[in-house]
Transfer RNA, 73 nucleotides, folded computationally. Its Rfam family is "tRNA". It is annotated as a transfer RNA. Rfam links the family to the GO term triplet codon-amino acid adaptor activity.
C1' cells in the first nucleotide's frame, strides 16, 4: 500500500438471520463468622469505536473514517 479479523459495562468476553443490551471477575451494600478471607443475598456501572446512511426500528445491515492484532509485498 493491499487483503483479513477484531473494537459491547473498570477488567475477559456473549449478544442466534434487524425487535432495543447481558455473564463471570472487580466495586458497593447486607447476610454468616469474634474478625478476616471464603461462601450467599441484592445494587450500581453502557453516546455497542466515530460519523453518514438503510429501516418503522440497528450493537446486528451498506459507507467513510480512528485504532489494535495477523499476512502480503
Nucleotide at each position: 500500500g493491499c487483503c483479513u479479523c477484531c473494537g459491547u459495562a473498570g477488567c475477559u468476553c456473549a449478544g442466534c438471520u434487524g425487535g432495543a443490551a447481558g455473564a463471570g471477575c472487580a466495586g458497593c451494600c447486607g447476610c454468616c463468622u469474634u474478625u478476616u478471607a471464603a461462601g450467599c443475598g441484592g445494587c450500581g456501572g453502557g453516546u455497542c469505536g466515530u460519523c453518514c446512511g438503510u429501516u418503522c426500528g440497528a450493537g446486528c445491515c451498506g459507507g467513510a473514517c480512528c485504532g489494535g492484532g495477523g499476512g502480503c509485498a